[in-house]
RNA sequence: UGGCCUACCUCGGGGGGCCUAUGGCUGAGAUGCGAAUGAUCGCGGACCCGUUGAACCUGAACCGGUUAACACCGGCGGAGGGAAGGUCUGGACAGUCUCC
Numbered sequence: 001u002g003g004c005c006u007a008c009c010u011c012g013g014g015g016g017g018c019c020u021a022u023g024g025c026u027g028a029g030a031u032g033c034g035a036a037u038g039a040u041c042g043c044g045g046a047c048c049c050g051u052u053g054a055a056c057c058u059g060a061a062c063c064g065g066u067u068a069a070c071a072c073c074g075g076c077g078g079a080g081g082g083a084a085g086g087u088c089u090g091g092a093c094a095g096u097c098u099c100c
Stems, first nucleotide, its partner, number of pairs: 007087004011050004017025003031044005056081003062075004
């Protein structure tokens, strides 16, 4: 400088990887405490997401490219799943009443 999105309250869903490692990379996010010690489990913080749902999970230890590795690009694939109620304001449309 340009583009996209856009309110509030309450509640809910989710992940935490890789490395050449006192540090570095990607990312919105790579975490604190406690219990286990075999994987893991519980409670939190920050962040992201909540049906207009690619947050996140499954397929999947997937396939092709690429990277030291993760990451990244394409495919699988708009495939199967996935967490919501309320309120304010503005606009449009329709109906009813009153006046001219």
Model confidence (mean pLDDT): 75 of 100. The RNA shown here (TPP riboswitch aptamer (THI element)) has 100 nucleotides and comes from Sulfitobacter sp. It was read from a public genome assembly, where an Rfam model found it. It matches the Rfam family "TPP riboswitch aptamer (THI element)". From the family's description: Vitamin B(1) in its active form thiamin pyrophosphate (TPP) is an essential coenzyme that is synthesised by coupling of pyrimidine and thiazole moieties in bacteria. The previously detected thiamin-regulatory element, thi box was extended, resulting in a new, highly conserved RNA secondary structure, the THI element, which is widely distributed in eubacteria and also occurs in some archaea. Analysis of operon structures identified a large number of new candidate thiamin-regulated genes, mostly transporters, in various prokaryotic organisms. The THI element is a riboswitch that directly binds to TPP to regulate gene expression through a variety of mechanisms in archaea, bacteria and eukaryotes. through a variety of mechanisms in archaea, bacteria and eukaryotes.